A computed fold for a 72-nucleotide RNA from Candidatus Staskawiczbacteria bacterium RIFOXYA2_FULL_32_7, annotated as transfer RNA. NCBI's taxonomy places the organism under Bacteria, Bacteria candidate phyla, Candidatus Staskawicziibacteriota. Its Rfam family is "tRNA". Gene Ontology term of the family: triplet codon-amino acid adaptor activity. Rfam classes the family as a transfer RNA. The RNAcentral record of the sequence draws on ENA.
RNA sequence: GCCAGAGUGGCUUAGUGGUAAAGCAAUCGCAUCGUAAGCGAUAGACCGUGGGUUCGAAUCCCACCUCUGGCU
Numbered sequence: 001g002c003c004a005g006a007g008u009g010g011c012u013u014a015g016u017g018g019u020a021a022a023g024c025a026a027u028c029g030c031a032u033c034g035u036a037a038g039c040g041a042u043a044g045a046c047c048g049u050g051g052g053u054u055c056g057a058a059u060c061c062c063a064c065c066u067c068u069g070g071c072u
Stems, first nucleotide, its partner, number of pairs: 001071007010024004018055001026042005048064005
């Protein structure tokens, strides 16, 4: 330099065009003599950045940034 893949709550992942879901973690409560485990509830991401397409974009297109792998 070229090619491919990835970027979504604190963490790990889902979501392939119609207002983003789950587990763990966090907070509160229940329970316990007490703690952990367990049970219930609550809050938290508008999706790497900027544009474009569309009535509508995490999703499709373009550029850029970061990371990983391959080729030279």